c-di-GMP-I-GGC riboswitch aptamer from a Nitrospirota bacterium, 81 nucleotides, folded computationally.
[in-house]
RNA sequence: GCCGAUAAAGGCAAACCCAUCGCGAGAUGGGGACGCAAAGCCGCGGGUCAGGUCACGAACCUGACAGUCGGGCUCCCGAAG
Numbered sequence: 001g002c003c004g005a006u007a008a009a010g011g012c013a014a015a016c017c018c019a020u021c022g023c024g025a026g027a028u029g030g031g032g033a034c035g036c037a038a039a040g041c042c043g044c045g046g047g048u049c050a051g052g053u054c055a056c057g058a059a060c061c062u063g064a065c066a067g068u069c070g071g072g073c074u075c076c077c078g079a080a081g
Stems, first nucleotide, its partner, number of pairs: 002081001003078002011036002016031006034067001040073003044070003047065007
């Protein structure tokens, strides 16, 4: 370094509920834990979704999703191999 344990110490938090914000996809905070070694960060490519435009072709524009798949950057710990 690859790799990732019935290891240690910590961390994050799906569904669902409440509040607020947003036309919406959704976001933030609180509660809550299904899970996670990048479930840390970046919408760069694909994908999905929302709003709009439209020549009606998911064609174009804008946006959302990082816990959908790739890609990029960074990071705790250290058994076996």

Model confidence (mean pLDDT): 86 of 100.